[in-house]
Predicted 3D model of a 75-nucleotide RNA (c-di-GMP-I riboswitch aptamer) from an Actinomycetota bacterium. It was read from a public genome assembly, where an Rfam model found it. The source organism's lineage runs through Bacteria, Bacillati and Actinomycetota.
């Protein structure tokens, strides 16, 4: 570099639920929490799924594929 997560250690994340704020909502910050996760890091490109003040604006990336970046080990 490239494949791969059987083993080890380090350390990272943070489902539901509660609490406090934003938002008409879906849903999003922050703090507890810890179900789970080898990208559960990042990007709404393509499918999907949802909400509304529905010719149109938005929301999920922890629903699947994609593309970018990467720790640690194995080969």
């Nucleotide at each position: 570099u490239g494949g791969c997560g059987c083993c080890a250690a380090a350390g990272g994340c943070a489902a539901a639920c509660c609490g406090u704020u934003c938002g008409c909502a879906a849903g999003g910050g922050c703090g507890g929490g810890g179900c789970g996760c080898a990208a559960a890091a990042c990007c709404a490109c393509a499918g999907g799924g949802c909400u509304c003040a529905c010719g149109g604006a938005g929301c999920c990336g922890g629903c699947u594929g994609g593309g970018u970046u990467g720790c640690c080990g194995c080969c």